[in-house]
Molecule: Bacterial RNase P class A
Organism: marine eukaryotic metagenome
RNA sequence: GUUGGCUCGGUAAUCGCUAUUUCUCAUUAUUUGAGUAAGUAGAGGAAAGUCCGGGCUCCUUCGGACAAGGUGCCAGGUAACACCUGGGGGGCGCAAGCCCAUGGAUAGUGCCACAGAAAAUAUACCGCCUAAGUACUUUUGUACUGGUAAGGUUGAAAUGGUGCGGUAAGAGCGCACCGCGUAAAUGGCAACAUUUAUGGCAGGGAAAACCCCACCUGGAGCAAGACCAAAUAGAGAAGUAUAUGACUAACGUCAUACCGUCGGUUCCGAACGGGCUUCUGGGUAGGUUGCUAGAGGUAGUUGGUGACAACUAUUCGAGAUGAAUGAUUACCCUCGACAGAACCCGGCUUAUUGCCAGC
Numbered sequence: 001g002u003u004g005g006c007u008c009g010g011u012a013a014u015c016g017c018u019a020u021u022u023c024u025c026a027u028u029a030u031u032u033g034a035g036u037a038a039g040u041a042g043a044g045g046a047a048a049g050u051c052c053g054g055g056c057u058c059c060u061u062c063g064g065a066c067a068a069g070g071u072g073c074c075a076g077g078u079a080a081c082a083c084c085u086g087g088g089g090g091g092c093g094c095a096a097g098c099c100c101a102u103g104g105a106u107a108g109u110g111c112c113a114c115a116g117a118a119a120a121u122a123u124a125c126c127g128c129c130u131a132a133g134u135a136c137u138u139u140u141g142u143a144c145u146g147g148u149a150a151g152g153u154u155g156a157a158a159u160g161g162u163g164c165g166g167u168a169a170g171a172g173c174g175c176a177c178c179g180c181g182u183a184a185a186u187g188g189c190a191a192c193a194u195u196u197a198u199g200g201c202a203g204g205g206a207a208a209a210c211c212c213c214a215c216c217u218g219g220a221g222c223a224a225g226a227c228c229a230a231a232u233a234g235a236g237a238a239g240u241a242u243a244u245g246a247c248u249a250a251c252g253u254c255a256u257a258c259c260g261u262c263g264g265u266u267c268c269g270a271a272c273g274g275g276c277u278u279c280u281g282g283g284u285a286g287g288u289u290g291c292u293a294g295a296g297g298u299a300g301u302u303g304g305u306g307a308c309a310a311c312u313a314u315u316c317g318a319g320a321u322g323a324a325u326g327a328u329u330a331c332c333c334u335c336g337a338c339a340g341a342a343c344c345c346g347g348c349u350u351a352u353u354g355c356c357a358g359c
Stems, first nucleotide, its partner, number of pairs: 001359006009332007017042006023035004044338001048349002051347005056221004061270005066264001068217005073087005088102001089100004103212002108210002111205002125152002127148003132145005160178006179201001180199008225289004235280006243256005258274004296315008
């Protein structure tokens, strides 16, 4: 320097708070309340962020299309994921290691400021050339026409790179190597890698621009929902829709049409319903439940590079509701950072104390 693991002050006593079990008393069918009773348990590795994925609950329901959104190398793990593991490719680092919004730029559209000659239908500012043509000149040479993009300027990026040959001067113009494209073979499940052959082959960046391609996705959320009790105004207004036909003595039944079936004011179909939409005003802020035994924890064995899986054994948790774990005393020491559950779980990100081990 880097990677991984553990920890997040400790011990004892007294009083206090919450849940639960037992006991006692009162009430009492059930049940409810009380107790200077006894026992047990009582915030985190991130409880934070609310960025992902699910479990669970509800939507009178479901299927298809389109839209919208998400992911983006390959193979695995997982309930699932944008997470994790391993591998490929690329980048950073002396290295151990770390990072990647890692498919496609020849399907198309758009963008690259300023600077610079020029940033795509590319281009000649400074330069180089007298081989060729014209004019001037004693010659050397000068000017114009013309050729050029190897050198220099600018920039994040300048139209493949280095070298040799060639040329008037140059240029893949030609050659060698590298690079790039195509094809084949070998290895690998694959992403890809290596080798061989072939082609002088041409602007780059960026899709964290629109887009194309592949795969995935109902919506809303514990303030979801369920039950009990109580109260109010069974209130008022507007719009739309039950219309038609057949059968029946009738009640009613069937078919068609219309409207509706919350969170995509989309379309089609099925199934169901007969109502639906908007506005004004009023009542209920009570109690119980959901609420913690799980994709749970711990240990061992086996398999696997690993994430992890299987089997065996063992173990039981905080469930508050204006919100519980606090106060005092004594001792120890590495002298204590970041910081408090609210349905639960798996991740990621951020904040941060100390110790140990590997490289």